[in-house]
Context: one part of a larger RNA
Molecule: small-subunit ribosomal RNA, central domain
Organism: Pedobacter sp. JJ3205
RNA sequence: UUGGGUUUAAAGGGAGCGUAGGCGGCCUUUUAAGUCAGGGGUGAAAUUUUUCAGCUUAACUGGAAACUUGCCUUUGAUACUGAAGGGCUUGAAUACAGAUGAGGUAGGCGGAAUGUGACAAGUAGCGGUGAAAUGCAUAGAUAUGUCACAGAACACCGAUUGCGAAGGCAGCUUACUAAACUGUAAUUGACGCUGAGGCUCGAAAGCGUGGGGAUCAAACAGGAUUAGAUACCCUGGUAGUCCACGCCCUAAACGAUGAUAACUCGAUGUUGGCGAUAUACAGUCAGCGUCCAAGCGAAAGCGUUAAGUUAUCCACCUGGGGAGUACGCCCGCAAGGGUGAAACUC
Repeated sequence: UUGGGUUUAAAGGGAGCGUAGGCGGCCUUUUAAGUCAGGGGUGAAAUUUUUCAGCUUAACUGGAAACUUGCCUUUGAUACUGAAGGGCUUGAAUACAGAUGAGGUAGGCGGAAUGUGACAAGUAGCGGUGAAAUGCAUAGAUAUGUCACAGAACACCGAUUGCGAAGGCAGCUUACUAAACUGUAAUUGACGCUGAGGCUCGAAAGCGUGGGGAUCAAACAGGAUUAGAUACCCUGGUAGUCCACGCCCUAAACGAUGAUAACUCGAUGUUGGCGAUAUACAGUCAGCGUCCAAGCGAAAGCGUUAAGUUAUCCACCUGGGGAGUACGCCCGCAAGGGUGAAACUC
C1' cells in the first nucleotide's frame, strides 16, 4: 500500500460557521467529454508464452503465432456520469398563524443566610474534636434583641424536566435579541449534504491592568495524630473565588459513541404542539427516558436517540516503553499550547 477498524482492546477532531474539494431528488430534449462496440495506424529487435524445425538429446539456434494490457485516429451506441436547455415538488428555504423554554446580552429590584460594626441586656465560659489543644473571652466573649453596612450565592418549586452547536444556563422583573417546534401548504424551485485549510466560540485553573473582597480557601503559620506526618482532623489565613476590559485554549471538553439521509417489530413513562365539544380516547409531529423483537457484538451490552441494514463526506488508528518527550517551526506577556520523531529496549 491493499485490507481491516475507531462505546470499553490503538483510534471520533471540544464545538460551530464555512472556502476549495468530494458527493447529490423526479421528468424530458440536445450533445457525445467520460463509458461501451467495430475498423485503421503505431506500440523496434532481443527477452517471455505456445508451436514447428536444426545440431545424436538438452542447453543453444532458427521460423511462425501470441503477447506488447498502451497511445493516436475514425465510424457508431446512448443506459449511467458529465455539459447545455426546458419543466416538476417530495429535499431545502421562505411566508402566515400558534405556542414553548434555567437560550444569550444589558439594567433594575428582593428576601433568607453569613460576616462586621454600634447599642441594649446579661455572666463565665465559648469554640472545636474520636479525645484534645492551638484560638476567642472579666479590657465582658459565646448565646439573645434592635439598628446599620458589605460582598457573594439564589432554599422550597426542582423532576433521568426544559433550553443551547458545544462549553454551559436556575430568585423576581424590564428592554434588546437568537432558536428549535406545531399547523396551513400560500411562495421559491434542488437553492442540498459534508467539509482539508481558514475563521469564531470554548468549564475550571492561570496571566495583565483597574476595581471589589462577605464566604470559602491553594501557599503559609500554629495545635493535634503518628515511629515520622512536609497529610488526613482542628484554629487561623494570603493569592484566588466576584466585576470590567484584554489574554490563555486546555479537561474523564464523555454518550469515552463525527455529521447528514433512508430503511428495519413492539411495550411503557414524560415535555411542547396538533386533532376532537371533551378530564376519557386512540392517532400524529418534534424531543427526553426505561424495557425488549429481528439484527449486531469478544462479551458487557446496543437495539427507530443503533453499537442493526445501507449511502456520501470529514477526522483518526496500526505492539508496549522511550514520549505527547527531543529538535525545528507556529502561537503566547508568561505559564505553556499546537505540530511531533528517532536511537535504544522488551